[in-house]
This is a predicted structure of a 340-nucleotide RNA (Bacterial RNase P class A) from Lutispora sp. It is recorded under the gene name rnpB. RNAcentral holds the sequence, with entries from ENA.

RNA sequence: UGAGUAAAUCGGAUGGUCGCGUGCAUAUUAUAUGCAUGAGGAAAGUCCGGGCUCCAUAGGGCAGGAUGCCGGGUAAUGCCCGGUGAAGGCGACUUCAAGGAAAGUGCAACAGAGAUAUACCGCCAUUUUUAAUGGUAAGGGUGGAAAGGUGAGGUAAGAGCUCACCAGCGAUUAGGCGACUAAUCGGCUAUGUAAACCCCAUCUGGAGCAAGAUCAAAUAGGGAAGCCAAUGAGGUGGCCCGCCUCGCUUCCGGGUAAGAUCGCUAGAGUUUGCUGGCAACAGCAGAUCGAGAUAGAUGGCCAUCUAAGACAGAACCCGGCUUAUAGAUUUACUCGUUAU
Numbered sequence: 001u002g003a004g005u006a007a008a009u010c011g012g013a014u015g016g017u018c019g020c021g022u023g024c025a026u027a028u029u030a031u032a033u034g035c036a037u038g039a040g041g042a043a044a045g046u047c048c049g050g051g052c053u054c055c056a057u058a059g060g061g062c063a064g065g066a067u068g069c070c071g072g073g074u075a076a077u078g079c080c081c082g083g084u085g086a087a088g089g090c091g092a093c094u095u096c097a098a099g100g101a102a103a104g105u106g107c108a109a110c111a112g113a114g115a116u117a118u119a120c121c122g123c124c125a126u127u128u129u130u131a132a133u134g135g136u137a138a139g140g141g142u143g144g145a146a147a148g149g150u151g152a153g154g155u156a157a158g159a160g161c162u163c164a165c166c167a168g169c170g171a172u173u174a175g176g177c178g179a180c181u182a183a184u185c186g187g188c189u190a191u192g193u194a195a196a197c198c199c200c201a202u203c204u205g206g207a208g209c210a211a212g213a214u215c216a217a218a219u220a221g222g223g224a225a226g227c228c229a230a231u232g233a234g235g236u237g238g239c240c241c242g243c244c245u246c247g248c249u250u251c252c253g254g255g256u257a258a259g260a261u262c263g264c265u266a267g268a269g270u271u272u273g274c275u276g277g278c279a280a281c282a283g284c285a286g287a288u289c290g291a292g293a294u295a296g297a298u299g300g301c302c303a304u305c306u307a308a309g310a311c312a313g314a315a316c317c318c319g320g321c322u323u324a325u326a327g328a329u330u331u332a333c334u335c336g337u338u339a340u
Stems, first nucleotide, its partner, number of pairs: 001336010012305007020038008040311001044322002047320005052208004059241004064204005069083005084098001085096004099199002104197002106193003120140002122136006148166006167189001169186007212262004222252006232246004269288008
């Protein structure tokens, strides 16, 4: 200095003026003034995990569903961190739907002679010689895949038939918490597929803030009819057992087009320092309080700085993942070139 890889920060700021939402204070009786505060790194997707509310007093099992290498983190996860293995890359690094094919079932189309096994062409030998018989699976062809691969020896011609190296499988030993790795030995090796059914291990109630709670009238409660009836009925995914309650439906009293308040933001919160840990993160000490709307608020103008002109607007809250993103800045590492 060029090209890359991984991670992080900002994505507007300051001042004035007019106008909005919420909270507090002062005055006021229905308004004014002052102070504080007011959309995101993804608020998006609604793909996961939870907090919380209700069923509800709510346990066990089956089916169903989800995850799938090992260890750690977390409230928890399909998330994060660190490793192992495989694939890609010169490399920094990236990706993985990464358990089991010896529990069983299924599938491998077409082509091809043959795809849970064969002999089409070929090679060799023999004979009654252009044909037959026998041997062979090294060469050729078909195919994604053809009795492990390469090379040598050997053979009538060949073949793990033998040997060397390698891959696979099995055993032993050593290292590691473990996934796994390394070494030695062995026979010579009929595959692949579970993102096919399945088996194994682990986890798993349901519905959701339009959940739900309170308040005036209402409800409560009263009346009538019907159904069922302790060998019964009902009880928020399905079935069974257990448990709980005594019921369910319709009409009348009975109408207002539907109100108000809460839930609603002090949290698994943010942030600084120290300690432990490779890290994710945990512990301790301190500081701090950053929207709560409900036809839905943060906008307009002027001036200065400026790369900021992109993607884009909360609706119960939090932790992730995924997707979109103009531009600017920083750190570490890899490869190339040049100079010393």